RNA sequence: GUCCCCAUAGCUUAAUGGAUAAAGCAUAGGUUUCCGGAACCUAGGAUCGAGGUUCAAUUCCUCGUGGGGAUA
Repeated sequence: GUCCCCAUAGCUUAAUGGAUAAAGCAUAGGUUUCCGGAACCUAGGAUCGAGGUUCAAUUCCUCGUGGGGAUA
């Protein structure tokens, strides 16, 4: 240089083009306890960026950015 794959919450993953983007762990608060842990309840937090297609985009297309792989 060329080709392929990936990008969603602090982390790990879901979500046939359709409804409030879901869950586990973590974090914060509460109940409980002499205190902590455990358990239970509650809360906050995310679609890499810019365009395009569509009535409707996390999903499809293009370009870019970042990461990984193949090739000499």